[in-house]
Context: one part of a larger RNA
């Protein structure tokens, strides 16, 4: 030097990716306590005061006394204001991730009438369930509040009388091979039955095509041009395309490239943060949209208190180490 601690003038986050770490705070009693709110909370909000011992007294109360200090040691919340995400308590990468991921109650769709659907299993059988649609399975969303728009052209799913297409199979016309026999001088020709190879037409299922429905099914949700008495903009008009052209709400956002957008706030100074604007490269409605009290070892910004994080280091204690035995 290092490790683990202790103390520190003045300053007090100037440190740093970040107050990381370490201080501060702390018990009990009394007073007091905001916005917001789902009226339960928020809340130990915040903030302030008291605190030992002795004597008198039933108590209330009064008197006295020591110390720097009375929750004298130890145990023992720092607080506040905003924003994002997720409602919440829970769960998770045993051994680098605890979260905004998973789950969740709630919501919706869908399947299933019981020998249920679904699942495991060559099967027997079993689970579901000694349950029975207020049940069970599957999928999505994820408390609550307000909502959840357009499109069925594609894909999927459901329905369906007819029509088109369509397999194996059935029936089987016909054709080929073989040859008893017949004909022929011969070469050869014809050729029954049987066996065998093939085989048209006709009959015929689901499916597909066709038709209809269906979005809390997979999904998708335009372009160009012109126009108002400054200018700008365009309620308005024209045109092309489409299945239909993004509604409400939100918006430089965990989404914004240009971008440190512009304006406002906070600071002496702010690529972060908060509030707005809307020109949304490339938000958007259960792959939910927008809010939201409470909650969070979540993320971000600010403030008060506090401090060796720092200006800038110093001293002390123990240890490790070193030397000797």
């Nucleotide at each position: 030097c290092c490790c683990u601690c202790g103390u520190u003038a003045a300053g007090g986050a100037a440190c740093u990716c970040u107050g990381c770490a370490a201080u501060c705070u702390a018990g009990u009693c009394c007073c007091g306590u905001a916005a917001c709110u789902u009226a339960g909370g928020g809340a130990g909000a915040a903030g302030g005061g008291a605190u030992g011992c002795c004597c008198c007294g039933c108590a209330a109360g009064g008197g006295g006394u020591c110390g720097c200090a009375g929750u004298a040691a130890a145990u023992u919340g720092g607080g506040u204001c905003a924003a994002c995400c997720g409602a919440c308590u829970g769960u998770u990468u045993a051994u680098c991730a605890a979260a905004a991921a998973c789950a969740c109650a709630g919501c919706a769709u869908u399947g299933u009438g019981c020998u249920a659907a679904g699942a495991c299993g060559a099967a027997a059988g079993u689970c579901u369930a000694c349950g029975u649609a207020u049940a069970c399975g599957a999928u999505g969303u994820g408390a609550c509040a307000c909502g959840u728009g357009a499109c069925c052209a594609a894909u999927g799913c459901g329905g369906a009388a007819a029509g088109a297409u369509u397999a194996a199979g059935g029936c089987a016309a016909g054709g080929g091979g073989u040859u008893a026999g017949c004909c022929g001088c011969a070469a050869g020709g014809c050729g029954a039955a049987g066996c065998u190879c093939u085989g048209a037409a006709c009959c015929c299922a689901a499916g597909u095509c066709c038709c209809c429905g269906u979005g809390a099914a997979u999904g998708u949700c335009g372009g160009c041009c012109g126009u108002a008495a400054c200018g700008a903009u365009a309620a308005c008009g024209g045109u092309c395309c489409u299945a239909a052209g993004g509604u409400a709400g939100c918006g430089a956002a965990a989404u914004u490239c240009c971008u440190u957008g512009u304006c406002g706030g906070g600071u002496a100074a702010g690529u972060u943060c908060c509030g707005a604007c809307c020109u949304g490269c490339a938000c958007g409605a259960a792959u939910c949209g927008u809010g939201u009290a409470a909650c969070g070892a979540g993320u971000u910004g600010a403030c008060c208190g506090c401090u060796g994080u720092c200006u800038c280091a110093a001293c002390g204690a123990g240890g490790c180490g070193c030397u000797c035995a």
Large-subunit ribosomal RNA, domain IV from a metagenome, 325 nucleotides, folded computationally. The RNAcentral record of the full RNA draws on SILVA.